[in-house]
RNA sequence: CCUCGAUAAAGGCAAACCGAUCGUCAGGUCGGGGCGCAAAGCUUGGGGACGGCGACUUAAACAUCGACGUUCGCCCGGUUGCCGAA
Repeated sequence: CCUCGAUAAAGGCAAACCGAUCGUCAGGUCGGGGCGCAAAGCUUGGGGACGGCGACUUAAACAUCGACGUUCGCCCGGUUGCCGAA
């Protein structure tokens, strides 16, 4: 240095749920909370999931398609990084 990841040390993040707030929605932000996390830091490049809208269809829907959006704590990829037992 690479791989790897400990009942190690120092720190870090924060699921569900609750309150406030923003958004039509998926969901975001802040506070409480703490299930978990070695990238649960950052990044929508690919896939998945989800949302409202439009098209198509229909009795109405579902399904399908389209652009747009949400999710990196769904997975893959990219990128940066703390510690050091085996």
A computed fold for an 86-nucleotide RNA from a Planctomycetota bacterium, annotated as c-di-GMP-I riboswitch aptamer.
Model confidence (mean pLDDT): 87 of 100.
Taxonomically the source falls in Planctomycetota (Bacteria, Pseudomonadati).
It was read from a public genome assembly, where an Rfam model found it.